[in-house]
Context: one part of a larger RNA
Molecule: small-subunit ribosomal RNA, 5' domain
Organism: uncultured prokaryote
RNA sequence: GAAUGAACGUUGGCGGCGUGGAUUAGGCAUGCAAGUCGUGCGGAAAGGCCCCUUCGGGGGUACUCGAGCGGCGCAAGGGAGAGUUACGCGUGGGUUAUCUGCCCUUAGGCCUGGGAUAGCGGCGGGAAACUGCCGGUAAUACCAGAUAAUAUCUCCGGAUCAAAGGUGUGAUUCCGCCUAAGGAUGAGCCCGCGUCCUAUUAGCUUGUUGGUGGGGUAAAAGCCUACCAAGGCUUAGAUGGGUACCGGGUGUGAGAGCAUGACCCGUCUCACUGGGACUGAGACACUGCCCAGACACCUACGGGUGGCUGCAGUCGAGAAUCUUCGGCAAUGGGCGCAAGCCCGACCGAGCGACGCCGCGUGCGGGAUGAAGGCCUUCGGGUUGUAAACCGCUGUCAGUAGGGAGGAAAUUCUAGAGGGUUAUCCCUCUAGAUUGACCUAUCUUCAGAGGAAGACCGGGCUAAGUUCGUGCCAGCAGCCGCGGUAAGACGAACCGGUCAAACGUUAUUC
Numbered sequence: 001g002a003a004u005g006a007a008c009g010u011u012g013g014c015g016g017c018g019u020g021g022a023u024u025a026g027g028c029a030u031g032c033a034a035g036u037c038g039u040g041c042g043g044a045a046a047g048g049c050c051c052c053u054u055c056g057g058g059g060g061u062a063c064u065c066g067a068g069c070g071g072c073g074c075a076a077g078g079g080a081g082a083g084u085u086a087c088g089c090g091u092g093g094g095u096u097a098u099c100u101g102c103c104c105u106u107a108g109g110c111c112u113g114g115g116a117u118a119g120c121g122g123c124g125g126g127a128a129a130c131u132g133c134c135g136g137u138a139a140u141a142c143c144a145g146a147u148a149a150u151a152u153c154u155c156c157g158g159a160u161c162a163a164a165g166g167u168g169u170g171a172u173u174c175c176g177c178c179u180a181a182g183g184a185u186g187a188g189c190c191c192g193c194g195u196c197c198u199a200u201u202a203g204c205u206u207g208u209u210g211g212u213g214g215g216g217u218a219a220a221a222g223c224c225u226a227c228c229a230a231g232g233c234u235u236a237g238a239u240g241g242g243u244a245c246c247g248g249g250u251g252u253g254a255g256a257g258c259a260u261g262a263c264c265c266g267u268c269u270c271a272c273u274g275g276g277a278c279u280g281a282g283a284c285a286c287u288g289c290c291c292a293g294a295c296a297c298c299u300a301c302g303g304g305u306g307g308c309u310g311c312a313g314u315c316g317a318g319a320a321u322c323u324u325c326g327g328c329a330a331u332g333g334g335c336g337c338a339a340g341c342c343c344g345a346c347c348g349a350g351c352g353a354c355g356c357c358g359c360g361u362g363c364g365g366g367a368u369g370a371a372g373g374c375c376u377u378c379g380g381g382u383u384g385u386a387a388a389c390c391g392c393u394g395u396c397a398g399u400a401g402g403g404a405g406g407a408a409a410u411u412c413u414a415g416a417g418g419g420u421u422a423u424c425c426c427u428c429u430a431g432a433u434u435g436a437c438c439u440a441u442c443u444u445c446a447g448a449g450g451a452a453g454a455c456c457g458g459g460c461u462a463a464g465u466u467c468g469u470g471c472c473a474g475c476a477g478c479c480g481c482g483g484u485a486a487g488a489c490g491a492a493c494c495g496g497u498c499a500a501a502c503g504u505u506a507u508u509c
Stems, first nucleotide, its partner, number of pairs: 001509004006505005013359006019352002026315003030312003035072003040069002043065002047063001048061005079270003088195008098187002103183007111145004120135006151160003165175002196242003203233003208230008246266003249260004272293005295306004323349001325348003331345001332343004362392004372383004396450001398445001400443003405438002411432009453498005458479003464493005474481002
């Protein structure tokens, strides 16, 4: 000098874009953060509509829809960096050792039956969480049979394996289901090379190293197991200890390098602590399940409940880090034929000079060089065109009003064309529809009005005088100042440098 997720001191007008729990991966009140589908199913708790009514209510419908069964999603998105020196990451390869829901392409298929169960009704248990018995019901839930190749197995003879319907038209519609092959995407596994400090850590290892048989996985493999052999790693640093997520990048620097890994992006790992599996295409699953533990809460003492390292917020610790805000309008995701619903992802607003950038705090004239201050050799000098005063302007902020854009889709209506005809589908045109929030920009009003400080002045280093103090009080980055004339302490005046900031501290180059 440059830089920072900074903090502290003094000061503080506006805007844009960013950014903000770095410490206790400490504990958490409260609300929200993952639902959706009635075009899968039996249905009807609530509302709407219709009918009846003794005005209490009852019945129907399915516009609609609570709960339930079922499907898809919940493995994404979001957070954090505790662990990890490792095929974890980076880079380049391998997989003839593998899987892949939804999506795309191609080929074929979708036949015949069955038994349950929730909801529901009845009767109970329990403080609650919840739960038992009986009866009966549906499905794109479950099961059996048939069919069977290009799939799988094969001793090449053969054997084995599937499915589901819904919707709607005049109609071959549309959405699905099953099998196989290919693609795309995503993932698993393996290998070469690279990846911090420490020898005041020199030896480490028994599933250890290899083989055979068996098991296991989507898949190679001591991945697991029985037996056999005695191997394997290591001064080119094994093993142990310490520290640490990694990379793209970021800071600095002429570069080489050194330092670093906030925000954003790509992996990895974690989800109160430890362990385990289930479901599923995918998890050993942040807001799923089971067990153990610590902690906290409820309890009728029998027993239960919970997990903010999601968004806000709270306590604690700390030098230190924000609102218990608005909206799904946009982008994107889930479900749905769709309309749509949901989304603390996201988009916005709020707070903080935390950072970068921009703008303003006026402009011109004005000497009798006013008053006041300070200095003085008492003549004067300086503050200083600075002020007053005169004349202008109207940025920003303020007042009042207009206003492009972020909006294109979707959907509805009308028209045209195409799909063999068509009310169905696709394309195009026109009109209508959708903004939480922000606002470019323009106009009106008033009026210089509302807007300057911080540090420094011995040398380095731009900028000096007077008074006070008297090795005291104090200053200080280094050299060093201060013991009675201090340009270095404190104050005043004056000056210098930066400027909505200026200094200090910490850290990196």